Small-subunit ribosomal RNA from a metagenome, 1412 nucleotides, folded computationally. Rfam family: Bacterial small subunit ribosomal RNA.
[in-house]
RNA sequence: GUAGCGCGUAAGUAAUCUUCCCCUCUGAUUGGGAUAACCUAGGGAAACUUGGGCUAAUACCGGAUACGUCCAUUGGGUCGAGAGACCUGGUGGAGAAAGGGUGGCCAAUCCAUGGAAGCUAUCGCUGAGGGAUGAGCUUGCGUACCAUUAGCUAGUUGGUGGGGUAACGGCCCACCAAGGCAAAGAUGGUUAGCUGGUCAGAGAGGACGACCAGCCACACUGGAACUGAGACACGGUCCAGACUCCUACGGGAGGCAGCAGUAGGAAUUUUGCGCAAUGAGGGCAACCUUGACGCAGCGACGCCGCGUGAGUGAAGAAGGCCUUCGGGUUGUAAAGCUCUGUCAGCAGGGACGAAUAACCGUGGUAUAAUACACCUACGGGACGACGGUACCUGCGGAGGAAGCACCGGCUAACUCUGUGCCAGCAGCCGCGGUAAUACAGAGGGUGCAAGCGUUAUUCGGAAUUACUGGGCGUAAAGCGCAUGUAGGUGGGAUAGAAAGUCAGAUGUGAAAUCCCGGAGCUUAACUUCGGAAUUGCGUUUGAAACUUCUAUUCUUGAGUAUGAGAGAGGGAAGCGGAAUUCCAGGUGUAGAGGUGAAAUUCGUAGAUAUCUGGAGGAACAACGGAGGCGAAGGCGGCUUCCUGGCUCAUAACUGACACUCAGAUGCGAAAGCGUGGGUAGCAAACAGGAUUAGAUACCCUGGUAGUCCACGCCGUAAACGAUGUUAACUAGCCGUUUGGGGAAUUGACCCCCUAAGUGGUAAAGCCAACGCAUUAAGUUAACCGCCUGGGGAGUACGGUCGCAAGAUUAAAACUCAAAGGAAUUGACGGGGGCCCGCACAAGCGGUGGAUUAUGUGGUUCAAUUCGAUGCAACGCGAAGAACCUUACCUGGUCUUGACAUCCCGAUAAGGCGGUAGAAAUAUCGUCAACCCCGUAAGGGGAGUCGGAGACAGGUGCUGCAUGGCUGUCGUCAGCUCGUGUCGUGAGAUGUUUGGUUAAGUCCAGCAACGAGCGCAACCCUUGCCGUUAGUUGCCAUCAUUAAGUUGGGCACUUUAACGGGACUGCCUGUGUUAAGCAGGAGGAAGGUGGGGAUGACGUCAAGUCCUCAUGGCCUUUAUGACCAGGGCAACACACGUAAUACAAUGGAUGGUACAGAGAGACGCGAAACCGCGAGGUGGAGCAAAUCUCAAAAAACCAUUCAUAGUUCAGAUUGGAGUCUGCAAUUCGACUCCAUGAAGUUGGAAUCGCUAGUAAUCGCGGAUCAGCAUGCCGCGGUGAAUACGUUCCCGGGCCUUGUACACACCGCCCGUCACACCACGAAAGCUGAUUUAACCGGAAGUCGCUGUGCUAACCGUAAGGAGGUAGGCGCCUAUGGUUAGAUUGGUAAUUGGGGUGAAGUCGUAACAAGGCA
Repeated sequence: GUAGCGCGUAAGUAAUCUUCCCCUCUGAUUGGGAUAACCUAGGGAAACUUGGGCUAAUACCGGAUACGUCCAUUGGGUCGAGAGACCUGGUGGAGAAAGGGUGGCCAAUCCAUGGAAGCUAUCGCUGAGGGAUGAGCUUGCGUACCAUUAGCUAGUUGGUGGGGUAACGGCCCACCAAGGCAAAGAUGGUUAGCUGGUCAGAGAGGACGACCAGCCACACUGGAACUGAGACACGGUCCAGACUCCUACGGGAGGCAGCAGUAGGAAUUUUGCGCAAUGAGGGCAACCUUGACGCAGCGACGCCGCGUGAGUGAAGAAGGCCUUCGGGUUGUAAAGCUCUGUCAGCAGGGACGAAUAACCGUGGUAUAAUACACCUACGGGACGACGGUACCUGCGGAGGAAGCACCGGCUAACUCUGUGCCAGCAGCCGCGGUAAUACAGAGGGUGCAAGCGUUAUUCGGAAUUACUGGGCGUAAAGCGCAUGUAGGUGGGAUAGAAAGUCAGAUGUGAAAUCCCGGAGCUUAACUUCGGAAUUGCGUUUGAAACUUCUAUUCUUGAGUAUGAGAGAGGGAAGCGGAAUUCCAGGUGUAGAGGUGAAAUUCGUAGAUAUCUGGAGGAACAACGGAGGCGAAGGCGGCUUCCUGGCUCAUAACUGACACUCAGAUGCGAAAGCGUGGGUAGCAAACAGGAUUAGAUACCCUGGUAGUCCACGCCGUAAACGAUGUUAACUAGCCGUUUGGGGAAUUGACCCCCUAAGUGGUAAAGCCAACGCAUUAAGUUAACCGCCUGGGGAGUACGGUCGCAAGAUUAAAACUCAAAGGAAUUGACGGGGGCCCGCACAAGCGGUGGAUUAUGUGGUUCAAUUCGAUGCAACGCGAAGAACCUUACCUGGUCUUGACAUCCCGAUAAGGCGGUAGAAAUAUCGUCAACCCCGUAAGGGGAGUCGGAGACAGGUGCUGCAUGGCUGUCGUCAGCUCGUGUCGUGAGAUGUUUGGUUAAGUCCAGCAACGAGCGCAACCCUUGCCGUUAGUUGCCAUCAUUAAGUUGGGCACUUUAACGGGACUGCCUGUGUUAAGCAGGAGGAAGGUGGGGAUGACGUCAAGUCCUCAUGGCCUUUAUGACCAGGGCAACACACGUAAUACAAUGGAUGGUACAGAGAGACGCGAAACCGCGAGGUGGAGCAAAUCUCAAAAAACCAUUCAUAGUUCAGAUUGGAGUCUGCAAUUCGACUCCAUGAAGUUGGAAUCGCUAGUAAUCGCGGAUCAGCAUGCCGCGGUGAAUACGUUCCCGGGCCUUGUACACACCGCCCGUCACACCACGAAAGCUGAUUUAACCGGAAGUCGCUGUGCUAACCGUAAGGAGGUAGGCGCCUAUGGUUAGAUUGGUAAUUGGGGUGAAGUCGUAACAAGGCA
């Protein structure tokens, strides 16, 4: 290259050839002419070549002969289905050769040692037959993908006659006929050598075709022939072309896909040794040749074997790493001790592979022969590339010899450090955003090991193309429906055949490989022997159950007939009434219409409304029905005509005539298209009005195509039962339609059986579940259609159809790791139901407006420290910032430190004072001289000072590393578990349902039965009573006082301990004889009596590292510590929370009452006196039922004010003071005098509260030197309203939908903008392949010619025969021109698609997604 008889397998050749080899038969006769080498003369650069001359053959040629053979013709026999083959005869014709080479011999012939003729042996020669081998040709079957390749073919298919070939054949030619191939895939395109086998697999299948072996094809590309047994020839020839080289430019040479080598390349070895072995060619042989081959070299490329040591050794060494600091691990590992000696190294020895042959000797056979030859007889017998290699021995010595990958899961193996969504990893899932077993390094571990990982590829797992062995209601998948061709499949019986089928025999299935059993290398890999196997194909002998075929027959499948029946089945014509609209007229007057509300619109030119008449078109109310009919689409007034199908009954006829159906054909809603009509209503487009941020929508007013008819196209729908057609089988029950039968009846009903439809429910079974269930999605059979991850895409290109719109057929690149189904639990819904809550409503009082206080934001500042930020931050942390606090800023200082522990030294600590300084601090003076023991030296203790280092310190960061604590949903009624049951499972049940409750509170029911955390109760307080106890409390009776002051008393009040009491206990009603609810009685209190404490599982990465604790990080003369001053207190502004008001239910003045709960020694502080007052002086009493704070205030009584910016309100400001405190300027509170802002009840909006509550009034306390309008408590006075649950908010339970699960603050769509990627179209440009026609035509075969040339033969020589150069012709390669086809590349521009972190615009879908 080839999709082919190329290959494989099995046949055929009766259509053939076969050098060399073997066997058998025959023969080898007689002549002739040349030529190379060589010599010589030339040409050329070379390659090479020309002329002349000589010569030989087993070279060449002629004649003779002919056992076979061949041809022609003519007999016989055998075989064969036949064509014909084989055997055996006759006649005629044709066709051979080299008696040469070599060795030996001399008896006979010749020369006479010996040789020649000859003889002998051997190698050759000729003709033929047979064998073997090899080859040619033919045939059956098998042999890749694409139908987006469906028609191909003129030598095409066949015949006749020729030619050609070794041989059949259109192989070629002439003539004749018009055939041949193809849906079982021709033709065309793409890819590819085929096989034995190899890899992998349980197998079936799949992928592949390196090495080895068989076949084929090719040899620079294309064409051609020559020679030869064999070639159209890898290392031959000719021609053409491309390329390379040489050249004197005239002309020549070449073909590594042989072995090495070079270049190229990601990548694949040495220009090695040898013919010693095996094999091949030549030769008698010796021997020669052989990059076949045998060896060596290079490469861990693969397979196999071996080593890098073995034993002992705990102080568990050192070092490393980790650590909870105790230790653990590396680890018997090392060291040490005792051994061994493979491999490597050195030294010595040293192979097998070699045997045959030649030759020598012996023996034998044959021969005339002791020659020669032969025997695969016996004995000798040369030759080794590898290679001084394998192997053996010795020497020394643990010496020279371990790496690679991995350690999140899959998957064996874990820690530290570094890094900080960076760097990086990743086979899939996924790691990395400061505690990474996942990155990088380390320690440790795991696996394999002279390898280990990675990458690529194949099969497997994948039942994920399903033959073995899958599916199609909802996951991908039933054609919209029917008719029907090819094809596939097909009822009962009998007989026969034997194609399928089964069994036996036989041939073949090359060897190698695989498998089994042996053998050889020390073993193995490897090699080798034997066996098995080779599932296949052919031939043959049988069997006859099944399928098939042939013949005969049957009736049940199917059809026909007869008699009935129902029906919106279809087509055509005619007819009818109701309603809308319009027109005309009458009545009548101001609106009508429309909507959530409106407007556009109509109407005084008379609408709407109403009455009468008329016109026209479309559709047919009620009946009407999960009812009927049809194949589906679909079909609805009535009548007539034409017409299709279905059902039942009867069982007369035919006798398998059947089922399904690729292609094909027909029908096929709506919309749409064409032509012509028609047009009442409705109504895309369009217009206007609304809505809206917008509104090209939803709503409204109009309105044209269209809707209707006729004819013709289109051919699609969620054309759905999302369920192909046919047949059989498999529990029931209840409806309904139409027949038939029974029973009954006057009859209509009613009841039973049965057939055909059409529904509901349910068993077995099936199903992923949902569900289906005699109308199957069950169990089977037949046939068809379809599916194979999502997107790209039902798209592009191409084809077909269509007038168009478009339909149909139908990919790829690229991209993702999902897309999807059913069900579950939640969450959510502008879904539903039930219920609750000061949630709304009903009320009362506020906030939002004013001034002030306070907190926050913002701004400012050197600093305005930090945190808290919807509810659930904002009078919050802070129960109290002048210094301190204080964390911030500025400045001045300290560095083992302000604080802790340890060590050393010194010494009590300390008090007072001076100097410098803002102080911290520095320095100086002075006073004083601790406790315990004691051997009286000293030691110890706590404190202070000084010193050195370990360390201290940090209100620095991370609340998203944490503990603890807290907020919130929410004091809402929920949250769960065990066992059982149900479900493949997630899960469900319980916890749902009916009642009831404040409550998952209780009751009843129930495949549940129980239990836990919550609820309730137990706890505190308050309301009633009792008992006990009376001091500091109380005082009825007695005495006493100014006074419960005192005696007395403990009855009462009260105090504080223990009890009682309330439980739906009682009654009535109701309710299921329940739980409970309603009412009532009694009771201080009644249905949880009021209030508090108490906060389930959980949610919000809620808050807090600045309460505390704490991991990690950071800092260490500073981010630590000290000091002074400043700041946290700023101020255009905004918000929250409060205070005070705006006044007469009030203000002012005077008088008179009544609490509770607290606090008090660094304290509360009385009386008395002073001050207008804050307060001062004073100091009684009191560690408190005793004393003090302490006056309660609203209230009540009286007077005044008279509606005004006031006798309201009190901000602001000036002045003067008081108190606290080192200190009151920044920056305290209070008092007095004076001043007298805003404000006349507050917009949108919004908050609290259901009873001793709201509202209102004062009192106390914590913090605290001082500072409250805040906070936490206390009591006084003391309301209004609740129909009710439609709505707002929040919550609970059940149910429903869901594309949500970070859970609606969810998810998600499309345009546009930007970037990148692949693809389509595109004026064109440029290749490749190919077709047709024509031109031209090298070399060459063949044919014709051949007047030129010509040795062999003939020829009395003239010539002839034959050959040949040359010429012509057919065919024909490369080439050229023209016109196409197919398929690539590229292209301005253009189109959609995909992907991308936060872009823009809207919000289409998912909930009723806010218009289903």